The RNA shown here (transfer RNA) has 74 nucleotides and comes from a Flavobacteriales bacterium. The sequence is in RNAcentral, with records from ENA. Rfam family: tRNA. It is annotated as a transfer RNA. About the family: Transfer RNA (tRNA) molecules are approximately 80 nucleotides in length.

[in-house]
RNA sequence: GGCCAGAUAGCUCGAUUGGUUAGAGCACAGGACUCAUAAUCCUGCGGUCGAUGGUUCAACCCCAUCUUUGGCUA
Numbered sequence: 001g002g003c004c005a006g007a008u009a010g011c012u013c014g015a016u017u018g019g020u021u022a023g024a025g026c027a028c029a030g031g032a033c034u035c036a037u038a039a040u041c042c043u044g045c046g047g048u049c050g051a052u053g054g055u056u057c058a059a060c061c062c063c064a065u066c067u068u069u070g071g072c073u074a
Base pairs, nucleotide, nucleotide: 001073002072003071004070005069006068007067010026011025012024013023019057028044029043030042031041032040050066051065052064053063054062
């Protein structure tokens, strides 16, 4: 240099080939339980879906470019 894959909550990930609210587990906060802690249960908090532009009535999803991470290859 060429090719491929990824980027979504603090962390690890999901989202049926575009449609009404983007969810789960862990973590964190509050509560229940306990003499107390852990475990368990309940509730809550947390997101510009990597960036910009385009297509569309409507985009995490389709298209283009860029950034970044990993891999393959000469």